A computed fold for a 109-nucleotide RNA from an Anaerolineales bacterium, annotated as Glycine riboswitch aptamer. The organism belongs to Anaerolineales, within Bacteria.
RNA sequence: UGCACAGGUUGGGGAGAGACCCGAGAAAGAUGGGCACCGAAGGGGCAAGCCGCGCCAUCUCGUGCAGAGAUGCGGUGAAACUCUCAGGUAAAAGGACCCAGCCUGGCCG
Repeated sequence: UGCACAGGUUGGGGAGAGACCCGAGAAAGAUGGGCACCGAAGGGGCAAGCCGCGCCAUCUCGUGCAGAGAUGCGGUGAAACUCUCAGGUAAAAGGACCCAGCCUGGCCG
């Protein structure tokens, strides 16, 4: 100086599921109550592996000694999986993730 990469920001794309019922109200939205659903804001949970503990018992290896490994316990451990707390179920808004531009960082690869 700056590629990958990380964060931020701008623009674009972006799914799913009741415009459900009740009350009030002219109506819609929000709020309250009820039943039914969705998973892609956010949040929770877990596999293998790795680390440690433990040989009471069992199995395997062993010269059936010493010991080692496994079954066992604990820790760590991912997601678009899963839960459905939160959020959502016409439009709008939001929306994981993807693309492009800009800003900051950037030998730790």
The sequence was found by an Rfam model in a public genome assembly.